[in-house]
RNA sequence: AAGUAGAGGUUGCGCGAAGCAUGAGUAAGGAAUCGGAUGCUCCAGAAGCAGAAGAAAGUUCCUGAAAGGGUGGGCGCCGAAGAUGGAGGGUAUUCUGGGUAUGCUCUGUCUGGGCAUAAGGUGAAAAACCUUGUGACUGUCACCUGAGGGUGGAGGGCUACUU
Numbered sequence: 001a002a003g004u005a006g007a008g009g010u011u012g013c014g015c016g017a018a019g020c021a022u023g024a025g026u027a028a029g030g031a032a033u034c035g036g037a038u039g040c041u042c043c044a045g046a047a048g049c050a051g052a053a054g055a056a057a058g059u060u061c062c063u064g065a066a067a068g069g070g071u072g073g074g075c076g077c078c079g080a081a082g083a084u085g086g087a088g089g090g091u092a093u094u095c096u097g098g099g100u101a102u103g104c105u106c107u108g109u110c111u112g113g114g115c116a117u118a119a120g121g122u123g124a125a126a127a128a129c130c131u132u133g134u135g136a137c138u139g140u141c142a143c144c145u146g147a148g149g150g151u152g153g154a155g156g157g158c159u160a161c162u163u
Stems, first nucleotide, its partner, number of pairs: 001163006009078001012077004019071002028063006038050003042098005081111008090102003112138002115135007140153005
C1' cells in the first nucleotide's frame, strides 16, 4: 500500500407486509336556504367546461373518504445513514412560462454515535423527521499523568488477520 473480517448500541442506522391508531366527522358529494355573476391548478397567459333553467362565498341537515407521516412480522446493514451545492431527466396540471413539492442518475462538501434542550423548517398534530446552537453521556485514536483521570482529533477513522 492492497484485501478480508469485525466493534461502538438492544434507545446504532435504514427499509418494511397485513392490520391498527391518527388524519376526521376533515376533504368531497347531495338537499335546503341565502346570494346575484362568476367558478374550475400556487401565479400569469391561452384553450376548454359549468353558469340567470342561477356562478362564487355564507348557514343548516344527510352521507362520508384518502394520501403523507406513526406503529408494525420481518429484512438489509456499520457512511450504516442524513443534510446541502451543481448537472441531467420524470411526476403534479389540457398547453406555455414561472414557482413549489417529490423522486431517479452522476458528482462535490459537511456530520463518530445516541439522548436532552432552545430556535427554525416540514407536518392536521403536544407524533415523527430535518438543520443549527448548547449540555452532559458514550465508543475510538493520539498526547500527558505514578494512578484516579485530563486535553485534543475525526469514520477517507479504529481493531484483527492475510499478501